[in-house]
A computed fold for a 1401-nucleotide RNA from an uncultured bacterium, annotated as small-subunit ribosomal RNA. Its mean pLDDT, the model's own confidence on a scale to 100, is 84. Its Rfam family is "Bacterial small subunit ribosomal RNA". The sequence is in RNAcentral, with records from Greengenes.

RNA sequence: UUAGAGUUUGAUCCUGGCUCAGGAUGAAUUCUAGCGACAGGCUUAACACAUGCAAGUCGAGGGGCAGCGGGGGAGUGGCAACACUUCCGCCGGCGACCGGCGCACGGGUGAGUAACACGUAUGAAACCUGCCCGCAGCAGGGGGAUAAGCGGAAGAAAUUCCGUCUAAUACCGCGUAACAACCGACGGGGGCAUCCCUGUUGGUUCAAAGGAGCGAUCCGGCUGCGGAUGGUCAUGCGGCGCAUUAGCUAGUUGGCGGGGCAACGGCCCACCAAGGCGACGAUGCGUAGGGGUUCUGAGAGGAAGGUCCCCCACACUGGUACUGAGACACGGACCAGACUCCUACGGGAGGCAGCAGUGAGGAAUAUUGGUCAAUGGCCGAGAGGCUGAACCAGCCAAGUAGCGUGAAGGAUGACUGCCCUACGGGUUGUAAACUUCUUUUAUAAAGGAAUAAAGUGAGGCACGUGUGCCUUUUUGUAUGUACUUUAUGAAUAAGGAUCGGCUAACUCCGUGCCAGCAGCCGCGGUAAUACGGAGGAUCCGAGCGUUGUCCGGAUUUAUUGGGUUUAAAGGGAGCGUAGAUGGGUUGUUAAGUCAGUUGUGAAAGUUUGCGGCUCCACCGUAAAAUUGCAAUUGAUACUGGCAGCCUUUGAGUACAGUUGAAGUAGGCGGAAUUCGGGGUGUAACGGUGAAAAUGCUUAGAUAUCACGAAAAACUCCCAUUGCUAAAGCAGCCUACUAAACUGCCACUGACAUUGAUGCUGGAAAGGGUGGGGUAUCAAACAGGAUUAGAUACCCUGGUAGUCCACACGGUAAACGAUGAAUACUCGCUGUUUGCGAUAUACAGCAAGCGGCCAAGCGAAAGCGUUAAGUAUUCCACCUGGGGAGUACGCCGGCAACGGUGAAACUCAAAGGAAUUGACGGGGGCCCGCACAAGCGGAGGAACAUGUGGUUUAAUUCGAUGAUACGCGAGGAACCUUACCCGGGCUCAAACGGCGGAUGACAGGCGCAGAGACGCGCUUUUCCACGGACAUCCGCCGAGGUGCUGCAUGGUUGUCGUCAGCUCGUGCCGUGAGGUGUCGGCUUAAGUGCCAUAACGAGCGCAACCCCUGCCGACAGUUGCUAACAGGCAAAGCUGAGGACUCUGUCGGGACUGCCGGCGCAAGCCGUGAGGAAGGCGGGGAUGACGUCAAAUCAGCACGGCCCUUACGUCCGGGGCGACACACGUGUUACAAUGGGUGGCACAGAGGGAAGCCAGGCGGCGACGCCGAGCGGAACCCGAAAUCCACUCUCAGUUCGGAUCGGAGUCUGCAACCCGACUCCGCGAAGUUGGAUUCGCUAGUAAUCGCGCAUCAGCCAUGGCGCGGUGAAUACGUUCCCGGGCCUUGCACUCACCGCCCGUCA
Repeated sequence: UUAGAGUUUGAUCCUGGCUCAGGAUGAAUUCUAGCGACAGGCUUAACACAUGCAAGUCGAGGGGCAGCGGGGGAGUGGCAACACUUCCGCCGGCGACCGGCGCACGGGUGAGUAACACGUAUGAAACCUGCCCGCAGCAGGGGGAUAAGCGGAAGAAAUUCCGUCUAAUACCGCGUAACAACCGACGGGGGCAUCCCUGUUGGUUCAAAGGAGCGAUCCGGCUGCGGAUGGUCAUGCGGCGCAUUAGCUAGUUGGCGGGGCAACGGCCCACCAAGGCGACGAUGCGUAGGGGUUCUGAGAGGAAGGUCCCCCACACUGGUACUGAGACACGGACCAGACUCCUACGGGAGGCAGCAGUGAGGAAUAUUGGUCAAUGGCCGAGAGGCUGAACCAGCCAAGUAGCGUGAAGGAUGACUGCCCUACGGGUUGUAAACUUCUUUUAUAAAGGAAUAAAGUGAGGCACGUGUGCCUUUUUGUAUGUACUUUAUGAAUAAGGAUCGGCUAACUCCGUGCCAGCAGCCGCGGUAAUACGGAGGAUCCGAGCGUUGUCCGGAUUUAUUGGGUUUAAAGGGAGCGUAGAUGGGUUGUUAAGUCAGUUGUGAAAGUUUGCGGCUCCACCGUAAAAUUGCAAUUGAUACUGGCAGCCUUUGAGUACAGUUGAAGUAGGCGGAAUUCGGGGUGUAACGGUGAAAAUGCUUAGAUAUCACGAAAAACUCCCAUUGCUAAAGCAGCCUACUAAACUGCCACUGACAUUGAUGCUGGAAAGGGUGGGGUAUCAAACAGGAUUAGAUACCCUGGUAGUCCACACGGUAAACGAUGAAUACUCGCUGUUUGCGAUAUACAGCAAGCGGCCAAGCGAAAGCGUUAAGUAUUCCACCUGGGGAGUACGCCGGCAACGGUGAAACUCAAAGGAAUUGACGGGGGCCCGCACAAGCGGAGGAACAUGUGGUUUAAUUCGAUGAUACGCGAGGAACCUUACCCGGGCUCAAACGGCGGAUGACAGGCGCAGAGACGCGCUUUUCCACGGACAUCCGCCGAGGUGCUGCAUGGUUGUCGUCAGCUCGUGCCGUGAGGUGUCGGCUUAAGUGCCAUAACGAGCGCAACCCCUGCCGACAGUUGCUAACAGGCAAAGCUGAGGACUCUGUCGGGACUGCCGGCGCAAGCCGUGAGGAAGGCGGGGAUGACGUCAAAUCAGCACGGCCCUUACGUCCGGGGCGACACACGUGUUACAAUGGGUGGCACAGAGGGAAGCCAGGCGGCGACGCCGAGCGGAACCCGAAAUCCACUCUCAGUUCGGAUCGGAGUCUGCAACCCGACUCCGCGAAGUUGGAUUCGCUAGUAAUCGCGCAUCAGCCAUGGCGCGGUGAAUACGUUCCCGGGCCUUGCACUCACCGCCCGUCA
């Protein structure tokens, strides 16, 4: 000392990118802003610069005196003081000048530079060094000039020229001089190659300056040696991008000899040689000042180089030298260039990347400030002068740290406001008010530093005579600042961002895919915690957000620390160079490695300790660290170097065998195909899924027989077979060549592994040859089909090509999608070749080719001694998807094309494996009136009814594939009613509460009116006195069939009465999930049995419930009547009875229980027995988890929104009933199995009081009048088909009944729009219905009638029930539709009505 999260999916694991949370900043920007401290402030145009300042100083070097002051002399005025004029450089001083030192420092900037520029470590035996320090020695005597000055000249100016005078610490000879330098001679010593040091001796050469002071003395001068400081040069190592930059180089590399330099050196030159650098990246291009350090990071790293320090480079651009100790010189010179300025046009002047400042550029960066007081620099003996270095101040929230904007108490949790609310309240909120307290800061006033150590001046002391000490004096910009004290008084001081997840913080309103937000995912289409506002909350706080950039997270370039079967990624294969790595053993060395020591690693910075500013930031000081480099002394296990050894284990060779579709060349063979001529033979052949056509054929095809020709390929054998490096290799024989394995253990003795560049091989297609060959097949092409089209699939033809030779090309899903080598790691099994042994058995060994599995690995699938395991070595390759293996460049190629190989832009994913489902014109099994087999219908007609459409003032609304359409509606003339027109009302048509008023209102009558309603007349309260009741008025609640079924409850349809849907525990899997629920058999059934990592359970199935079919018991009235009795109209009518039927309640009965066969069982089968009923007896109710945002806000309820003299409500009338048309559902028919007339018979289930209505009378009838019974096993409503007769005789009819006319009945306030029924008349379409389609498997279909609900009546042919008569057919599961289970594929999961590609807009 190491933190993660969001985002690919329906869900999962993985890979992988994108994004966020952190820190930092010379920043910029929005909003906001109280204070001081410390540090910081042109990152852009090394763009251009007005103005001022930034380097001078020395009179104790000199000549001097322009200006200033003093002094002196002379003169004039004046009594004098004094004033004026003039002279004297005499003194203080001093402009300009000569001279000395400085100006090469300090300050700025980062343009250039990829370099010994920088950093670090060495070296210089190849060097220099003014001022400074130490030591030694010296300074003799001369000379000639010159500036200033004076005089003159040119010019606009800058400036220059001529003449003349003069000085020096300016300049120059001469003398002297060495331990200096150079040239010799003779020695000594040392070292590092060239060499260095030193002794003796000879020769040659080179010096100097004075000044101040009364003086002592001080300051200077010259020579030499040494030191210090500063510089210069050389070398090792280190730090950058591109190879789509691979070759570069003639002074280039080296030598010899010179020149030059402080010095080495091709630094320069002459000559000679032909070298030198480069894949360990030369050269080129691009970019860039380097370091200490800074930011980040756990670290390793990554990024940066502003402020401060060191080095370098530069000074308008380029070049050059001069002076000097030092420069090739920021505020020096010369030349060239660009630009700016002055000009008299002849000519001149300038260089802010010094400090301020200006313009420009830009998102953006300050004052034309003060002082030399301190620190430092230059000059000077010094005083001192100069110093935009420096120290200070000003501006700027631009950074860091600190302080404050008050503190404590204070609940009726105050009032009000905003906001929310379930209307109770909550919240703002201890917040406020109020009480007590404090005074930092701000304001005012008073006091008021340190920074001055020291030096100067004056005086003194000591000695070592130029130093130290003492006393005193003077020197402060910042500054009247810091700080201290006092006064007043909470008084002077809070904002910004955010609130969907990541990510701390939630509600209301507005908006309605608009406006907008957004870092990623994503919000917004009427209930937005995501937009805008508000309230509240959260975070930070004099700041807070945003933007840019860097590091982190990112193990997402992986040294630490990743990968390559399928996610991106193994080169198509081999040989082999460089390189990398390498068996056993001995010695040596000490390069790597390890340890100690030494030097260095500047300071600042970082960390730690201590200290100073009130604290902190900041600063001072000390220590640590600075992981580095070098030197040195050791160690020697390992690696390396060197030298040996190995009767060796890696590798190779020899010998003896074996194997094979290994290669190359040559030869041979038969079958098939096509073609040719000949024979036989006759009408077709051919072709296809089924066909057809093109085509061939009477000029004789196809078929068939024998013969001939050609070219290509080699049937069977032939396989998880064999061989080869890969590509690849298959008839037989021969020759040549290569390989592997086995055996043996003779030889060599590490000779090995891998392998960048390189070289070689390299399927098919393709291209080349004035090539060859061409039987088959067959791109292109032609024709015929198919089709909506068919530039395809199918057919008939057919050229390149396919074959051979030679050269080219160099790619494939060149795949085991798996690089090569070596070693190790449980097993089982098959097969090929070989081995030893007599052996074809069994077993063993070796090398291959396969299958299954353990450990282990892996995201999983899977791999698993042929590894994807465990390790080592080497090579190749990957870093999100698309753009793109594209463009450009280069290389190769005849071309085709191949190799190498980007970016802009764009997306938030792309992807792998596995899981659940759905789907498949995938597979298996199974079911269903699903098909098939049948019966009857629909679709054609008329009518009824619903819907669409159209129309309309309105034709109210809803339902729309199956799952809307005789549906909501089980009753639209008014009402209903929701729609339209018109007329009214507004506490309202109804209801509740409160308050007030009145004592009536209602009712009755009349009038107007379409009515609602209005007007008028009339009648007129109760009481226990508190009120009650009614009406009116006011207030609060209303009312809405208005919207949203996509805000909802409830209910319903459908899949589907299909057999499924799940859970607990366990087990398996990283996980989603799986198992159970799978498999076999069986069932109507996830029904059961067996098996089984599952064992159980739940919702469904079944059963329990109801009806019906048989029996029993009990009970008998309104039902029944066998026996007995009575009785009649011949009726259980009466007594009576419970036997029977029946009614009703309770029970029984059926369970594969029995038999036979099959089967493990479950169960199945049977003309079985028995039984009323037999394998679920028949029918009903009952509808799992869920799907369709299915239906319904108009049945009801309900959130939200909307209307309130109307979208509420009342009334009259109209409409919902329209009608060219289209569809659905039905009715009636089209007739003789029928119609009509007459006669006769048999139900069940229901209903009945404003009802059902017997019976009688009237009417043809609907019905009317009279009228008994019955609130019902009692009375009433009641069958039809059938059967028996007669008639009709195949026709638009005695079928059919629409439509229309007339006359009526009934209901009702009222039948015009718009009722039903009756009678008479009229008598339409229709003669069995196209494509297509519906229902039904037995008491079913078909057919016949009856009842009920709603209801005054009824448009009912509808709906729901009831009984009567009563069939046909099912071989079977190939196909259509729907469904269930298992399995398989998948890029679908909104789930195939999916996804997705191309073109066009």